[in-house]
Molecule: TPP riboswitch aptamer (THI element)
Order: sequence, then C1' cells, then structure tokens
RNA sequence: CCUUCAUCCCCGGGGGACCCUGCGUACAGGGUUGAGAGGUGGCUGAUACGGCCACGACCCGCUGAACCUGAUCCGGCUGACACCGGCGUAGGGAGGGAGCGCGGUCAGUCU
Repeated sequence: CCUUCAUCCCCGGGGGACCCUGCGUACAGGGUUGAGAGGUGGCUGAUACGGCCACGACCCGCUGAACCUGAUCCGGCUGACACCGGCGUAGGGAGGGAGCGCGGUCAGUCU
C1' cells in the first nucleotide's frame, strides 16, 4: 500500500397481514402467525393509520428474496393468514467513512 473482514460512526431503504364477535365502514374487544401486525405525538377528517407528517421498535442496504411488481398468480397445507414448492439465473430495490486481526505486495534495516 492492497484485499477481506469483526466492530464503530454517519446515512439510507422497507413492511405492518389474517380470522372471529359486536349492525361495523376510518370504531371496540378477542385470537393466529411473525423479527416486526402501526408503539408515541401531531394534522386533516367521519371516531384514521385500508389518509398524511415526525419520532420509536423491528428487518434490510448490491455476497442486496428486507421489500415492491407480475399477483385478486399456480400447486400443497391451514378455519384464514402464515408456511412449503413453483413463478425465480424474472423485472426492480436502499452505501459512504473509520478501522483491530488474518492474508498478500513493495521498500528499508539487521543477522
């Protein structure tokens, strides 16, 4: 000096489903799966997150199936979602800095 990588800092991306009951729609209660199932505050409005903004939790950032599209997709399974397989070598998708150690290269010095 290069590479890789633990770690740290800063920054960024993303989702919030399904079922039951209550007249049930932007409401309330309960249940399932999951890392997370809109936690806090504010605005609009009709009592909001199946609207918007900020923050928080969680997951993910190119070695990228976090997440989106195809997709109200196809097969299995389930009460349903979840899950398994396919689609899928598909199309998209958010990174910079510092840096221990390992390894490599170059130069100098000593034996």